[in-house]
RNA sequence: GUCGAACGAUCUGCGAGGGCAGAAAACGUGAGAGAGAUAUUUUUGUCUUACGUUUUCUGUCCUCAAAGAUAGUGGCGGACGGGUGAGUAAUAUAUAGGAACUUGCCAUUAAGCGGGGGAUAACCCGGGGAAACUCGGGCUAAUACCGCAUACGCUCUACGGAGGAAAGGAGGGGAUCUGAAAGGACCUUCCACUUAAUGAGAGGCCUAUACUGGAUUAGCUAGUUGGUAGGGUAAAAGCCUACCAAGGCGACGAUCCAUAGCUGGUCUGAGAGGAUGGUCAGCCACACUGGAACUGAGACACGGUCCAGACUCCUACGGGAGGCAGCAGUGGGGAAUCUUGGACAAUGGGGGAAACCCUGAUCCAGCAAUGCCGUGUGUGUGAAGAAGGCCUAAGGGUUGUAAAGCACUUUUGGUAAGGAGGAGAAGCAUCGAACUAAUAAUUCGACGUGGAGACGUUACUUACAGAAUAAGCACCGGCUAACUCUGUGCCAGCAGCCGCGGUAAUACAGAGGGUGCGAGCGUUAAUCGGAAUGAUUGGGCGUAAAGCGCGCGUAGGCGGUAAGAAAAGUUGGAUGUGAAAGCUUCGGGCUUAACCUGGAAACAGCAUCCAAAACUGACUUACUAGAAUUCAGCAGAGGAAAGUGGAAUUUCCAGUGUAGCGGUGAAAUGCGUAGAUAUUGGAAGGAACACCAGUGGCGAAGGCGGCUUUCUGGGCUGAAAUUGACGCUAAGGCGCGAAAGCGUGGGGAGCGAACAGGAUUAGAUACCCUGGUAGUCCACGCUGUAAACGAUGAGAACUAGCUGUUGGUGUCGAAAGACAUAAGUGGCGCAGUUAACACGAUAAGUUCUCCGCCUGGGGAGUACGGCCGCAAGGUUAAAACUCAAAGGAAUUGACGGGGGCCCGCACAAGCGGUGGAGCAUGUGGUUUAAUUCGAUGCAACGCGAAGAACCUUACCUACCCUUGACAUCCCACGAAUCCCCAAGAGAUUGGGGAGUGCCCGAAAGGGAGCGUGGAGACAGGUGCUGCAUGGCUGUCGUCAGCUCGUGUCGUGAGAUGUAGGGUUAAGUCCCGUAACGAGCGCAACCCCUAUUCUUAGUUACCAUCUAAUAAUGUAGGGUACUUUAAGAAGACUGCCAGUGAUAAACUGGAGGAAGGCGGGGACGACGUCAAGUCAUCAUGACCUUUAUGGGUAGGGCGACACACGUGCUACAAUGGGAAGUACAGAGGGAGGCGAUCCUGCGAAGGUGAGCAAAUCCCUUAAAGCUUUCCGUAAUUUGGAUUGGAGUCUGCAACUCGACUCCAUGAAACUGGAAUCGCUAGUAAUCGCAGAUCAGCGCGCUGCGGUGAAUACGUUCUCGGGCCUUGUACACACCGCCCGUCAAACCAUGGAAGUGGGUUGUACCAGAAGCAGGUAGAAUAACCGCAAGGAGUUCGCCUACCACGGUAUGAUUCAUGACUGGGGUUAAGUCGUAACAAGGUA
Repeated sequence: GUCGAACGAUCUGCGAGGGCAGAAAACGUGAGAGAGAUAUUUUUGUCUUACGUUUUCUGUCCUCAAAGAUAGUGGCGGACGGGUGAGUAAUAUAUAGGAACUUGCCAUUAAGCGGGGGAUAACCCGGGGAAACUCGGGCUAAUACCGCAUACGCUCUACGGAGGAAAGGAGGGGAUCUGAAAGGACCUUCCACUUAAUGAGAGGCCUAUACUGGAUUAGCUAGUUGGUAGGGUAAAAGCCUACCAAGGCGACGAUCCAUAGCUGGUCUGAGAGGAUGGUCAGCCACACUGGAACUGAGACACGGUCCAGACUCCUACGGGAGGCAGCAGUGGGGAAUCUUGGACAAUGGGGGAAACCCUGAUCCAGCAAUGCCGUGUGUGUGAAGAAGGCCUAAGGGUUGUAAAGCACUUUUGGUAAGGAGGAGAAGCAUCGAACUAAUAAUUCGACGUGGAGACGUUACUUACAGAAUAAGCACCGGCUAACUCUGUGCCAGCAGCCGCGGUAAUACAGAGGGUGCGAGCGUUAAUCGGAAUGAUUGGGCGUAAAGCGCGCGUAGGCGGUAAGAAAAGUUGGAUGUGAAAGCUUCGGGCUUAACCUGGAAACAGCAUCCAAAACUGACUUACUAGAAUUCAGCAGAGGAAAGUGGAAUUUCCAGUGUAGCGGUGAAAUGCGUAGAUAUUGGAAGGAACACCAGUGGCGAAGGCGGCUUUCUGGGCUGAAAUUGACGCUAAGGCGCGAAAGCGUGGGGAGCGAACAGGAUUAGAUACCCUGGUAGUCCACGCUGUAAACGAUGAGAACUAGCUGUUGGUGUCGAAAGACAUAAGUGGCGCAGUUAACACGAUAAGUUCUCCGCCUGGGGAGUACGGCCGCAAGGUUAAAACUCAAAGGAAUUGACGGGGGCCCGCACAAGCGGUGGAGCAUGUGGUUUAAUUCGAUGCAACGCGAAGAACCUUACCUACCCUUGACAUCCCACGAAUCCCCAAGAGAUUGGGGAGUGCCCGAAAGGGAGCGUGGAGACAGGUGCUGCAUGGCUGUCGUCAGCUCGUGUCGUGAGAUGUAGGGUUAAGUCCCGUAACGAGCGCAACCCCUAUUCUUAGUUACCAUCUAAUAAUGUAGGGUACUUUAAGAAGACUGCCAGUGAUAAACUGGAGGAAGGCGGGGACGACGUCAAGUCAUCAUGACCUUUAUGGGUAGGGCGACACACGUGCUACAAUGGGAAGUACAGAGGGAGGCGAUCCUGCGAAGGUGAGCAAAUCCCUUAAAGCUUUCCGUAAUUUGGAUUGGAGUCUGCAACUCGACUCCAUGAAACUGGAAUCGCUAGUAAUCGCAGAUCAGCGCGCUGCGGUGAAUACGUUCUCGGGCCUUGUACACACCGCCCGUCAAACCAUGGAAGUGGGUUGUACCAGAAGCAGGUAGAAUAACCGCAAGGAGUUCGCCUACCACGGUAUGAUUCAUGACUGGGGUUAAGUCGUAACAAGGUA
């Protein structure tokens, strides 16, 4: 795009089309093929007669005519028209031809139409039957039937001859004849009849070509193929019969199976094609199923006959009837397809002389949006941008000129009126013509007249009223035009593909808005296109699917050079055909269109004829360039057979010799004191052939390796000669064909599946070890497969080079060698090709020829069937079902039990710890009314918390409050505030008292602020979501990386830059370079510290001077020193030497307080971890609102079997106790630090000087040093725990504070596996201070004192950086992923069988019927005087044959206990086979 459609919700008219696709299943009712003539009857009319009456009228009977209805006889038609598509793969159809035929009606021509006969229906009478129907007797007619005559152009023929027809009917008529008349003869016209011929149209037959799939259908055929004779037909013919011959068809697909009506055309497509065959048209087939003939011009007959069968109906049970795949209609089936309508008015058909009759053909109407076409559902104006809806950043936006309003119009629909065309008839009248003897009749023509319409209330026109009567469907994540809100919360649902939905869904559902189409819109089914995705046009096969393992060769396909003749292919022309319709085009008609209609073109095909001769083919004659042969050489693991050689392993024998050997990662099994291994000599036996040896050679491939001989294939080279296209490829076919395997017989040293043992392991039916059977070897036979690989079929030609190598030949050269050439075998590489990788004269380049093969993954190289095989198995080779991928090459990452380089307290070297004890503290777990919450590998766990008795506090229990403890707004009252009493655990409640301030104003009053009460908007939430967020933080990591612009390379992803060589702490710097530059990081700039200088000098300092004291910078004085705090200097590989590419830089040195980043701090690239935090804060959405908010009291956060982290104190003598004594830095202090003195053993208390601090206080630093005791002991170590007594803080130390004193005196004697920190003023050790804080720390953050050891080095562990490699990973190895088992579901194979369908063969049987036979019966016409005959009919028999039956096969479908594998399925089991060297490639 299309459609015979269906479904969903929706629907105003009109026109012209189409409407059971499945049950060719079954059918009730009506109608669908009859008509004319004649006879009878009835009715009517006329006439006649009789009777009655008689003006007339009426009745009955007879005859005739006409009309209508009806049965029979006869003629024509029921073979057309209408329906359906079951069957049919060719007795079909289409196209083009052919010869041996028939033909009613029609047309033309010729001839004829004479004379007889006998019956029979109807009817009458009688009988049988329920009925259908039928029997007997009697009468009668014909254009019914039968002879006779005649007959040609007809048929047969023995060429003499013989045979064979007919029917009349109707109309008209003047003379003549006949007759009583009617009429007849006669003449004429029309219709019919007979014979023959021709034609038209129709039909039958034959031929060629075309015409679906399957080879898992390969052989089929006996009247089969042909001939002769006969029969038969309308006609050719094995169409049939007899005989003879043995043919015929088939790989160019016979036979068989499945499917199917064919065509013009239709749909689609640029075309070639693909799909299709409904309506319309041509042909065929069928008519309940099967068979058969009759009649007829035509049938083996849709609405005929006979028989058989199934089904339905009637029945009196004895018998009968029926065939909608005609039109309507019914049930059924189905997703699904209409009215039991009108009319013969038109067109057509049948009959008829005609009028006319019939016609469910047809023309119309009805039903359904089933499709196509056209029309409408209003038009203009209208901003307050109304209301409402929706959204919102709350301002507004949008729906939207949309509506309303105002002004118009009236198609359609409604009412009313008018009103075409489809109609041309026939008939009648007149005139003319033909026929004729004719003016009649008949026929034809002209003119006039006349009257027939189902549709139909037609189309169309006019009038009237009135916006009145008329819009939906789908979609809005991308493809694909169109976006927001709400609800929902991996639910409900959507989905064509990708996919959406787990609390902010443009994807579900609803809404608003929008987009598309519009009386339609969407969905589903189907088909073509896109799809170059079966590729003729127009594809491929190294790695994506795809080259047979290799050769020989048959058919077939293709084929070198030259000439000739012919014309099969080919090309051109002409003619015929190619139905109509349709398509295309030009016109015409309906208001337009769809539609209808006229003309043209086209139908690319087939056939016949003529012509051409280039090319191809067939034929003839030549040629030598392809191919082959002869001769001479050359190389070779080419093949087969026979023989032969040495080294080594093993075994055996003998000797020497002694305790181990062997094996492994380490071991063990095993061997060995019965003497092994080792070593010496000898023997046996089998297998394989070191070195040479080589991207060397040979072979078609598989493959071939000691040496010799014999036989034998192929290749290469050279020079001449011969044949003369003999060639290439190769479906089937035939042969060769590694290893393993099989059969028979040998052989068996080594190795070695299976097997056994030992190890390893969680296991180890493995990897490793010790043994070891088949096998490996030989002969003969089979198997026929391999990653049989160059993953690259064979042959031919052409297309730059360079370089190595093997075997030849030639030229030059003294040689070495060089050059040339063709045959092999390698590497690189241009053009070109390729998706890329790569290939590149040995093509995967450019072409030609032939063969094989491919068409998404899995199922599956499987099942079934066939063939082969001894078996194993091979070969050929599907489907159901299932997935949306599977795959290739390359890229960037990540990863590797891959590689290289490098770094880090990473290891190593050291020092000290943790892990063991007790306690402190945090966490888990458990418990609990609550033990609030968060943090959870490194990167949670002395973390948030720089400090939980109340408070904090978020938790629990109990008691209270509800505009609230807090914010803003409104109203009323009151200043605020303070004090007292009572109740209560308190919050709170009740009562009383004191008290009026500030600003404006004269005052009244108002205002600010505060409090109380009230109303609602709202407050409040440590409620949820850190996976909605901001901010902040951790971590990789202070690791050296991360990027960009332009350029270049690549189809692209991307690459380059940023790789490489050096160097560095560093992507630091240098060199080099298709890259050149730049940015964020590194470094530097900042702070502290180490040296010096300058300036300044109090609260600091005190060298010099003075004074004072028991003593002290205490005082005067002084800024020298120390110091304080501001500025400056200094360090830059600057200098020297060496190394290095002379560079960057490194090593050493000098000088210097400091040397190569001097030490420390702050500073953290692009990013990663959905890392942490909604409980610091902020914040979206959600939730809550007499509670999840607020208040109070008490409790809890402090629990305790246990587990872990971080610490403190120790275990002691480098120590503990006692006494004495020395030296810091940095901090803090007013609700504070607190001197001094007094009291207390002490914690502390009393007192209160000084100090808002370089001034006073905290403040005695401790380790250290000196002296002394202890003497290796659970102690004079250790201090837990517990008892008692106290101090301090604080409303308050019970749960639950710190400290002091006295007493008590636990574990612990240096800590398993494992694990942490540290590289110098560091570790270790010692004390001091601070924040928080009423009080409280072993924590944290700072400060100084004392002050080490070690680093060979980068193999290993961990982490990281760069380069490279592999990858089946990309959520990126915490990855991916395989198989069994278990579970569910699905389709399928096998299977004892079972049930159907189709079909073969053999036989039985044999209805109806035709044919043949027969003389049992009957018999009008003809013959015959008769008897009888001819003929016919019935009966009987035979042949053929449908249904049916029996037996046995084949094939197909369904089903089947059980069984095999396969597929699929969020979280099953066991292992870990593959992907990295995947841990055994």
This is a predicted structure of a 1481-nucleotide RNA (small-subunit ribosomal RNA) from a metagenome.
It matches the Rfam family "Bacterial small subunit ribosomal RNA". Rfam links the family to the GO terms structural constituent of ribosome and ribosome.